[in-house]
RNA sequence: AUCAAGUGCGAGGGAGAGACUUACCGCGCUUGCGGUGAGCACCGAAGGGGCAACCGGCGAUCUCGUCAACGCCGUGAAGCUCUCAGGUAAAUGAACUUCGCACCUGUA
Numbered sequence: 001a002u003c004a005a006g007u008g009c010g011a012g013g014g015a016g017a018g019a020c021u022u023a024c025c026g027c028g029c030u031u032g033c034g035g036u037g038a039g040c041a042c043c044g045a046a047g048g049g050g051c052a053a054c055c056g057g058c059g060a061u062c063u064c065g066u067c068a069a070c071g072c073c074g075u076g077a078a079g080c081u082c083u084c085a086g087g088u089a090a091a092u093g094a095a096c097u098u099c100g101c102a103c104c105u106g107u108a
Base pairs, nucleotide, nucleotide: 003106004105006103007102008101009100010099011098012097013096018040020039021038022037023036024035025034026033027032041088042087043086047084048082049081050080055074056073057072058071059070
């Protein structure tokens, strides 16, 4: 250099679930829109919490030692799970992903 991983930026794709009820405020001007609070019902893909096996350590049993099983502790994943947060018309956001650029690490 190339290739690969990671990070950031730009453009594109991107699911689910009440356009719920109500009080107040603002805009509008006629039954509307937005914000905040409360209530009930839901969603999981911002973020966040939880853990299985494996592995390590300890304990008890055992004449001793070792092994196995058992119990406890620790490390330990997510598109699993919880629903704190967030979300439930459009817009915005959205894990993840494609392309481009930059940075960084490793490699030849």
The prediction has a mean pLDDT of 79.
The RNA shown here (Glycine riboswitch aptamer) has 108 nucleotides and comes from a Bryobacteraceae bacterium.
It matches the Rfam family "Glycine riboswitch aptamer". Its family is annotated with glycine biosynthetic process in the Gene Ontology.
The sequence was found by an Rfam model in a public genome assembly.